Model confidence (mean pLDDT): 80 of 100. A computed fold for a 75-nucleotide RNA from a Thermoplasmata archaeon, annotated as transfer RNA.
RNA sequence: GGGCGCAUGGCCUAGUCUGGAUAAGGCACUGGCCUUCUAAGCCAGCAAUCGCGGGUUCGAAUCCCGCUGCGCCCG
Numbered sequence: 001g002g003g004c005g006c007a008u009g010g011c012c013u014a015g016u017c018u019g020g021a022u023a024a025g026g027c028a029c030u031g032g033c034c035u036u037c038u039a040a041g042c043c044a045g046c047a048a049u050c051g052c053g054g055g056u057u058c059g060a061a062u063c064c065c066g067c068u069g070c071g072c073c074c075g
Base pairs, nucleotide, nucleotide: 001074002073003072004071005070006069007068010027011026012025013024020058029045030044031043032042033041051067052066053065054064055063
C1' cells in the first nucleotide's frame, strides 16, 4: 500500500441482508415489596446522538461515500 471483517446503554448480545421510526433481551446499578438480617424471588426505574462526518429518502442502527480505531490475510 491492497483486500476482508468488526464498532449498538457501565458490560455482553440481538436487530442491519429485505429502511417503517416507542432501538429489544440478559447482567450490573437505583428504589420498593418480602425477610429478624443477608441472599434469592417479585415489582418499578435508570442508562445507547447505534464509532465520526456527509449524502439518498416522507423516513436511516439498516442503503451510498469519506474518515477513525481494532482484528485477520496479501504484498